Predicted 3D model of a 268-nucleotide part of an RNA (large-subunit ribosomal RNA, domain VI) from Leptolyngbya sp. PLA1. Its Rfam family is "Bacterial large subunit ribosomal RNA". The organism belongs to Leptolyngbya, within Bacteria.

Context: one part of a larger RNA
RNA sequence: CGUUGCAAGCUUGACCGGAGUCAACCCUAGUACGAGAGGACUGGGUUGGACGUACCCCUGGUGAUCCAGUUGCACCGCUCGGUGCACCGCUGGGUAGCUACGUAUGGCAGGGAUAACCACUGAAAGCAUCUAAGUGGGAAGCCCCCCGGAAGAUGAGGCUUGCUUGUCGCAAGACGAAAGACCCCUGGUAGACCACCAGGUUGAUAGGCCGCAAGUGUACAGGGUGAGAGCCCUUCAGCUGAGCGGUCCUAACGGUCGAACGGUCACA
Numbered sequence: 001c002g003u004u005g006c007a008a009g010c011u012u013g014a015c016c017g018g019a020g021u022c023a024a025c026c027c028u029a030g031u032a033c034g035a036g037a038g039g040a041c042u043g044g045g046u047u048g049g050a051c052g053u054a055c056c057c058c059u060g061g062u063g064a065u066c067c068a069g070u071u072g073c074a075c076c077g078c079u080c081g082g083u084g085c086a087c088c089g090c091u092g093g094g095u096a097g098c099u100a101c102g103u104a105u106g107g108c109a110g111g112g113a114u115a116a117c118c119a120c121u122g123a124a125a126g127c128a129u130c131u132a133a134g135u136g137g138g139a140a141g142c143c144c145c146c147c148g149g150a151a152g153a154u155g156a157g158g159c160u161u162g163c164u165u166g167u168c169g170c171a172a173g174a175c176g177a178a179a180g181a182c183c184c185c186u187g188g189u190a191g192a193c194c195a196c197c198a199g200g201u202u203g204a205u206a207g208g209c210c211g212c213a214a215g216u217g218u219a220c221a222g223g224g225u226g227a228g229a230g231c232c233c234u235u236c237a238g239c240u241g242a243g244c245g246g247u248c249c250u251a252a253c254g255g256u257c258g259a260a261c262g263g264u265c266a267c268a
Base pairs, nucleotide, nucleotide: 001152005163006162007161008160009159010158011157015149016148017147018146021049022048023047024046025045026044027043033038051106052105053104054103055102059100060099061098062097066093067092068091069090070089071086072085073084074083075082076081110144111143112142117137118136119135120134166175167174168173180257181256182255183254184200185199186198187197188196205251206250207249208247209246210245211244212243214240215239216238221234222233223232224231225230
């Protein structure tokens, strides 16, 4: 921009894509078969591999924005206490998130038309013949069934709901303005951008603050004790990123776009 008024929501599915897997074991059965050795078809059940999808409750990984320990040097005048640098200095842990080595789940079953092939009836050709007319069976393959996309499917579909008014103008049109939407702003369950989603004071959207969870593991200072390193008490302390809530303290300011032809009835 189109889809023939403008919108919001829910949909149909032409068409396109994905999936489709493999194995072992048990029973049937040591049966059929076979001199024996060996050893099934078929049907039923169980488990697993690889692959796909989703997720983070569990088990782990990561977690250079969290906590602690510790070495050397420098600095904060010194002590104490800290900061910087040294591969994140090294080491031990670790929330959220992201993840697999973790968890859950999928392939099933069924229908239709067929291939090779197997058949029925059956002539040409008194027989025979699956075929010439006609009919049935038959595959991990084809179509459907399952999952995803999908009306720019210009053949532009369907349903529900909302709003369609006024002024100026001869007209064209302009202005205001509805439902609604957008720009902009605060952000993330979203994301390369865009889009999507949650919000914008009639507000908990983000930050701050408060509480909780969770991590680390008992801070500084003071007191006690020991020759000292150190230990004990105050202290399950102190500190803390992303998590869960609460609270208008801070920031969500400000603007724009946005719709009628036709029919019917009544009146003049």